[in-house]
Predicted 3D model of a 1525-nucleotide RNA (small-subunit ribosomal RNA) from an uncultured bacterium. The sequence is in RNAcentral, with records from ENA and SILVA.
């Protein structure tokens, strides 16, 4: 600091993850040692059990027990001592320790108050005299199972009551009245003594005060969590008097007034939560938490009480009530771990029923001292922090082994092992600080006193006090000895191969991996990263600028309220004065400590501990500034606003008038059709329509003008007139003086539909009806047609109420239109200025582009409204508002990793425009019908071997299946194999010949001994043997390679620099011509290249040289015959040249490039044909041509042999060949060919046969010889239009040839036989000239088959007017939700399953308001009942006081009726996600009716149709307006 994901690619937008860092953690693996922290976040669940608060004899009265000591009748006795159970009485249990339920609050946190209180404490003042009556303890009797009680009797006191002083206090009517106490201990000289002490004195207590601390109450500003789907709330309420009450103000409480208080700056309600120093994250702001330490509050089993006491409404008190649980005799009692430890439960999870009071603090107490699960310590957990180690060094045969491998080797890897060496840490022995200082005891100086006692402070001496502790820490020994794991390796993210496995098993934080070669799954080898840990999982902050104060937005991406006018409220023009609330400066105060931070010590670092500092943005107090903001108070006029005088206007609401047009009616002419569509039909119409005339009626809307023109705030306005009415501009001056802007709530207006009432209805027209149209057709078309539309009134409040752009002020270049007003000029056309509207194009800038651009979306300001991924959803509840449709407001479960803008390249469009192809058109000739041939599918077989499948498979791989080929079937047979290398043996090698078999083989038996040697032995062959291997036409063309199709001989397709753009990309390559062509030319931010064109290459066309045999004859001979002689003229042949380039004319084009004609020319505008086939497309074809990666198969998926099969046949297609005849068939006559091939060969004459062929063998390795007769054609003749003298299928007999062999299954030949077909339905294929079309020869394959295929050459036409259509393509250019690219995307209903969720008769809890019963304990009042020690009183009684009663208040309970909330509930709405379901096509192109919105109505479903509205709607016209020239 970023990074991954949306797209074919881009930028934006906007979401989801992820790298960090934390934790009181869990969990999986795995674990060596010390320190230092930390440890129930859950069930404020219930708890056994032990301890957690006591002490004081120096307050008391004693004397239960120990110990001592005295006395003893030895039974005990003496409290005499040290001490001390039980009790009286102090003082502490209000501290300390737990929790975190409750509480949204003066609870906290900050700062401030005033009307108290404060035991122990510390200063200070005065005082502590005299008296009394009781009660425990204890005795003695009793009751109870027990807790405990109950009555009489004795007793003390620092306990409890008077008196009495009163320095003081308090209260007062200012006279007064009221109010205190305690004693103990130690010492002691005189004096007195009942011998106890009085006294004294010193210490401590006590009582009154006054102060101080310290702690406490109380009050108040400010801050302190979510919800408005909680909007009002409040009766002691809010104040005020009086009284009460408290320690204290105070409605705190009670009576009387008054009727306030709180509240959008958010009351009441709900829900959630203790708060804070701080923690953790973060650059900070800020966001999260609030465990451990520390402060503050709340609680103590649950709810109420008060009582005591300085202090509680009390965690280890008390008392009721409940609910639990324990005892029990059934009568009743008893208890409260949210103290340490510790059970059970709950959870994912969290520890000893330790040890000491040594230390630090607390309670007592004069002190020893007791207490003290506060606290110090230990135990147990890698919970988390630090720090240590788990060896160093040296070692190359780069070792086994393990992986990988291109087989060479690489890695592991100096790693190991060896050598040398050190011993931290863990073991063992041994030594050993600190943490301890005091108290206590002597003892000396001082202090106080009368005092050398006591005591108080200092110093010296002595005598002890460690829980942890088997410590720290130091030494010695031994010996590399006892110590490494986890989690990752597609990208993000450091780190790659091998095997396994096959969309299985599995992974996975996102993107995504996995369907047979997985760096992703799983092992392994190796590498990465951290390291006694390491992964995962939670949970926060953080990247997130993804709530935006610092620091976002709102034209299209989420997001401007449909418009106005206004309320609170925010904000506001110019000068002076003032004032000091904001603001700025300075001081003080306080902001605890810790913790952060800086700088310093201390543990061997470190963690950690500890001293100082710094800092704590706050708060409040005071002092000073006076600019800006507020606040006062003047004065201003530039902002608003009035007046005057014009202007333009479909602004608004009434009133009426008008015409033209549908419609109907009525009458009149007039006859058969009228209407309506792509085409028809419902429909009208002989009862007379339509069409026409003429007249009436009647609603409803105003044609031209009309204009990106005008008004209005939107919504919206359109005939003319008249009436009322708002608002806007101009002008020039005069006024008023900030009187503004915005506006949360509020109100008003608010298009169509719709709604209620009551009219009105000409035309249109949802629904409905018929008719078409379709597979269907609940629709587009047509024919009717009700609501609706039109008036009045009154609802309704939405729209693509859209500039998808709040309103409002200011500033920032121009320019060209217009509408309203105004000034100067003026040749009177018009030119310049000004203003206020409405447009178009532009600069600078903004903008993700797109595209705004003085009317901003730019560059300020002020206010308001609004958005925070998509989808659930503008839905659901709930609240308002509405008659009702509904509309306002507004979630959540759930699900998905995207949805989404703008631009790019393609594709593709039943979008446009150009233009091009035998594409269509024009023509010729087929196929599609027969029948045969052939391939295919099917199907059938043991097998009918495999492939090739729309063009682009189907006379295709096959330029030849009777065996072979041959892959397939069947049967029989061999397993180092038919083949290739290597070993080891053996032997030439090779041959004849029998016997079995179908053969393959198998067995037997003859012949034959070779070549080379350095003499071992070697090479080549055969046979045995064992193993490495061989073999596969097995699989995968979706792993490959080459090789081919195709689009296409289509003009296209890239590139360098160079400019544009944020980019994807675009330019060039587009545009005007033009061409077959991106051919060429002009122009041009391009300029120049490359692969494609063309051309250069064969071929042919014409001419020339050259050369002349095996080819050629035109002269001269010769002859049946170029046959010979001779010739090189010619044809011919094969080398080599020329020739054509739009080069020359017109003409037209832009002086181009071309085009159109034309001459000349053998051939004219690429002359004709051929080969050539860019960049890419079809995962296009091929593992079966070859090659090749992996899989597989190894006595078989290999080899061998034989038969058979690839030829099958109801049947369908493709490709052909023959034909349906007279432009023909048969007979016969008679001509002219180019190209080819020929020695396992072509094969001639001759001869034989009707023919196929024999038979013969001249001749030729070929311009010589053969093949070889070319046929159509032409000339003669014959059939005469029929299934024929057309046509041949098909069958039978006979034969020929190849060939080892012609049955399955070749070809020809004869003779005979004579099917189908008389020109082919829908559709469909070729072909533009030597071309279709027709004839016929040739050749490869090949032993033999040719209708198939590749060549040849004769004879040889029609037509093209053209580019609407059809197919295909090329350029451009628009639209897109398409990018696997239209065979695309993509909706909805129905069907099945699971999810979450609304509703639902209700049902069952939590909460809680309101009314009402009810009242325990308790405190207060009140008492006529009962009992009573202190004071008064001679007494009687009083005074006081207790206990019962009763009121009041008030928990728990209880009734009834509401709210709200959670769970659940036949059934039910919808929504999600789900494999390839159904039905159809709404949507994207103009998506085949243009979509969309608001609304109504209809429909299986998407939708459809009616009415307004957008444009975010192709296409073509048109207007307008701008830019260049």
């Nucleotide at each position: 600091u970023g990074a991954g994901u949306u797209u074919g690619a881009u930028c934006c937008u906007g979401g989801c993850u992820c790298a960090g860092a934390u934790a009181g953690a869990a969990c999986g693996c795995u674990g060596g040692c010390g320190g230092c922290a930390u440890g129930c976040u859950u069930a404020a669940c219930a708890c056994a059990u032990g301890c957690a608060a006591g002490u004081c004899g120096a307050a008391c009265g004693g004397u239960a027990a120990c110990a001592g000591g005295c006395c003893u009748u030895c039974g005990g006795g003496c409290g005499c001592u040290g001490a001390c159970g039980a009790g009286u009485g102090g003082c502490g249990g209000a501290c300390g320790g737990g929790u975190g339920a409750g509480u949204a609050a003066c609870g906290c946190g900050u700062g401030g108050g005033a009307a108290u209180c404060u035991g122990c404490c510390u200063g200070g003042u005065a005082g502590u005299g005299g008296g009394g009556g009781a009660u425990a303890a204890c005795g003695u009797a009793g009751g109870g199972a027990a807790a405990c009680u109950u009555a009489c009797g004795c007793u003390a006191a620092u306990a409890c009551c008077g008196c009495a002083u009163g320095u003081g206090g308090u209260c007062u009517a200012c006279g007064g009245a009221c109010u205190a106490a305690a004693g103990c201990a130690g010492g002691g000289g005189a004096u007195c003594u009942u011998c106890g002490g009085a006294c004294c004195u010193u210490g401590u207590g006590c009582u009154a005060c006054c102060a101080g601390a310290u702690g406490a109450g109380c009050c108040c500003g400010c801050g302190u969590u979510g919800g408005a789907u909680u909007a009002g709330c409040u009766a002691g309420u809010u104040g005020g008097u009086a009284g009460g009450g408290u320690a204290a103000a105070g409605g705190c409480c009670u009576a009387c007034c008054a009727a306030g208080g709180c509240g959008a700056c958010g009351a009441u309600c709900c829900a959630u939560a203790g708060c804070u120093g701080u923690u953790c994250u973060g650059a900070g702001a800020g966001g999260a938490a609030g465990a451990u330490c520390a402060g503050c509050c709340a609680c103590a089993c649950u709810g109420g009480g008060a009582c005591u006491g300085a202090g509680a409404c009390a965690c280890g008190g008390c008392c009721c009530a409940g609910a639990c649980u324990c005892c029990u005799a059934c009568g009743g009692g008893a208890g409260g771990c949210a103290g340490c430890a510790g059970u059970g439960g709950g959870g994912a999870a969290u520890a000893u029923u330790g040890g000491a009071c040594a230390a630090u603090g607390g309670g007592g107490g004069c002190a020893a001292c007791c207490c003290u699960g506060a606290u110090c310590c230990a135990g147990c957990a890698a919970u988390g922090c630090c720090g240590c180690g788990u060896g160093u060094g040296u070692g190359a045969a780069g070792a086994a082994g393990g992986c990988c491998u291109g087989c060479g080797g690489g890695u592991u890897g100096u790693a190991a092992a060896g050598c040398a060496c050190u011993u931290u840490c863990g073991g063992u022995g041994g030594g050993g600080a600190g943490g301890a200082a005091a108290a206590g005891c002597u003892u000396c100086u001082g202090g106080c006193u009368a005092a050398u006692a006591a005591c108080c402070a200092g110093g010296g001496g002595u005598c002890u006090u460690g829980a942890c502790g088997u410590a720290a820490c130091c030494c010695a020994c031994a010996u590399a000895a006892g110590a490494a794991g986890c989690a990752c390796c597609g990208g993000c993210u450091a780190a790659c191969u091998c095997c396994g496995u096959g969309c299985c098993a599995g992974c996975a934080g996102c993107c995504g991996c996995g369907g047979u070669a997985a760096u992703a799954c799983g092992g392994a080898g190796g590498g990465u990263g951290c390291g006694a840990g390491c992964g995962u999982u939670u949970a926060u902050c953080g990247g997130a600028a993804u709530u935006a104060c610092u620091g976002g937005g709102c034209g299209u991406a989420a997001a401007g309220c449909g418009u106005g006018c206004g309320u609170a409220g925010g904000c506001g023009g110019a000068u002076g004065c003032u004032u000091g609330a904001g603001u700025c400066g300075g001081a003080u105060g306080u902001g605890a400590a810790a913790g952060c931070c800086c700088c310093g010590g201390g543990c061997u670092c470190a963690a950690c501990c500890u001293g100082g500092g710094a800092a704590u943005g706050g708060c409040a107090u005071u002092c000073g500034a006076u600019a800006c903001u507020g606040g006062g108070c003047a004065u201003c006029u530039a902002g608003a606003g009035u007046g005057u005088g014009g202007u333009a206007g479909a602004g608004g609401g009434g009133g009426g008038u008008a015409g033209a047009a549908u419609u109907c009616c009525u009458g009149g002419u007039g006859u058969a059709g009228c209407g309506g569509u792509g085409a028809a039909a419902u429909g009208c119409g002989u009862a007379g329509a339509u069409a026409u005339c003429a007249g009436g009626a009647g609603g409803a809307a105003u044609a031209c003008c009309g204009g990106u023109g005008g008004c209005g705030a939107a919504g919206g306005c359109g005939a003319c007139c008249c009436c009322c009415u708002g608002g806007a501009c101009c002008a020039a001056c005069a006024c008023u003086g900030a009187c503004g802007c915005u506006g949360a709530g509020g109100u008003a207006c608010g298009a169509a539909a719709g709604c209620g009432u009551g009219g009105g209805u000409a035309g249109c027209a949802a629904a409905c009806a018929g008719g078409a149209u379709u597979a269907g057709a609940u629709a587009c078309c047509c024919u009717g047609g009700u609501a609706g539309u039109c008036c009045a009134c009154g609802c309704c409040g939405u729209a693509a109420a859209c500039g998808a752009u709040g309103u409002c002020a200011a500033c920032u270049a121009g320019u060209c239109g217009u509408c309203g007003g105004g000034g100067a000029c003026u040749u009177c056309g018009g030119u310049c200025u000004u203003u206020g509207g409405u447009g178009g194009c532009g600069c600078a800038g903004c903008u993700a582009a797109c595209g705004c651009g003085u009317g901003a979306a730019g560059u300020u300001g002020a206010c308001c409204g609004c958005c925070u991924g998509g989808g659930g959803a503008g839905u659901a509840c709930g609240g308002c508002c509405g008659c009702a449709a509904g509309g306002u407001u507004a979630a959540a479960a759930c699900u998905c990793a995207a949805a989404u803008g703008a631009a790019u390249u393609g594709a593709c469009g039943g979008g446009g425009g150009c233009c091009c192809g035998c594409a269509c058109a024009a023509g010729c000739g087929g196929u599609g019908g027969a029948g045969c041939a052939u391939g295919u599918g099917g199907u059938u077989u043991a097998a009918u071997u495999c492939g090739a499948u729309g063009c682009a498979a189907c006379g295709c791989g096959a330029a030849c299946a009777a065996c072979c080929u041959u892959a397939c079937c069947u049967a029989c047979c061999c397993u180092u194999g038919a083949c290739a290398u290597c070993c080891u043996c053996g032997g030439a090698a090779c041959u004849g010949g029998g016997c079995a078999g179908a053969g393959a083989u198998g067995c037997c038996u003859g012949g034959g001994u070779g070549c080379c040697u350095u003499c071992g032995g070697g090479a080549a062959c055969c046979g045995a043997g064992a193993g490495a291997c061989a073999g596969g036409u097995g699989c995968u063309g979706c792993a490959u390679g080459g090789c081919u199709g195709u689009c296409g001989u289509c003009a296209g397709c890239u590139c360098g620099u160079g400019u544009c753009g944020u980019g994807a990309g675009a330019u060039g390559u587009u545009g005007g011509g033009u061409u077959a062509a991106g051919u060429c030319c002009c122009g041009c931010a391009a300029c120049g290249a490359g692969c494609g064109c063309a051309a250069c290459c064969c071929u042919u066309g014409u001419c020339c040289c050259u050369a002349g045999u095996u080819g050629c004859u035109a002269c001269c001979a010769u002859u049946u015959a170029g046959u010979u002689g001779a010739g090189a003229a010619c044809u011919c042949u094969a080398g080599g040249g020329a020739g054509a380039c739009u080069g020359c004319c017109g003409g037209u084009g832009a002086c181009a490039a071309g085009c159109c004609g034309g001459a000349g020319g053998a051939a004219g505008g690429u002359g004709g044909g051929g080969a050539u086939g860019a960049c890419g497309u079809c995962a296009a074809g091929u593992c079966a041509u070859c090659a090749u990666g992996g899989c597989c198969c190894u006595u078989a998926u290999g080899g061998g042999u034989a038969g058979g099969g690839c030829u099958a046949c109801a049947c369908a297609c493709g490709u052909g060949c023959u034909a349906c005849a007279a432009u023909g068939g048969c007979c016969g006559g008679u001509a002219c060919a180019g190209a080819g091939g020929g020695c396992a060969g072509c094969a001639a004459a001759g001869c034989c046969g009707c023919g196929a062929g024999g038979u013969g063998g001249a001749g030729c390795a070929a311009a010589u010889c053969c093949c070889a007769g070319a046929a159509a054609a032409c000339c003669g003749g014959u059939c005469g239009u029929a299934g024929u003298c057309c046509g041949g299928a098909u069958u039978g007999c006979a034969g020929u040839c190849u060939g080892c062999a012609a049955c399955u299954c070749g070809a020809c030949u004869g003779c005979a036989u004579g099917a189908a077909g008389u020109c082919g339905g829908a559709a469909u294929c070729g072909c533009u000239a030597g071309u279709a079309a027709u004839c016929g020869c040739g050749g490869a394959u090949c032993a033999g088959c040719a209708u198939g295929c590749c060549g040849c050459g004769g004879u040889g036409a029609a037509u093209a007017c053209g580019u609407u259509c059809c197919c295909g393509g090329g350029c451009c250019u628009u639209g897109u939700a398409c990018a696997c690219a239209c065979c695309g995307c993509c909706c909805g209903u129905c069907a099945c399953a699971c999810c979450a969720u609304g509703g639902g008769a209700g049902u069952g809890g939590g909460c809680u308001g309101c009314a009402c019963c009810a009242g325990a304990a308790g405190u207060a009042g009140g008492u006529a009942g009962u009992c009573u020690a202190a004071c008064c009183g001679c007494a009687a009684g009083g005074g006081g006081g207790a206990c019962g009663c009763u009121u009041a208040c008030c928990a728990c309970g209880g009734u009834g009726u509401g709210g709200u909330u959670c769970a659940u509930g036949a059934c039910u709405g919808g929504g999600g996600u789900g494999a390839a379901g159904u039905c159809g096509u709404a949507a994207c192109a103009a998506g085949g009716u243009a979509g969309c919105c608001c609304u109504a109505g209809g429909g299986g479903a998407a939708c459809c149709u009616g009415g307004g509205g957008c444009u975010g709607g192709a296409u073509c016209a048109c207007c307008u307006c701008c830019u260049u020239u």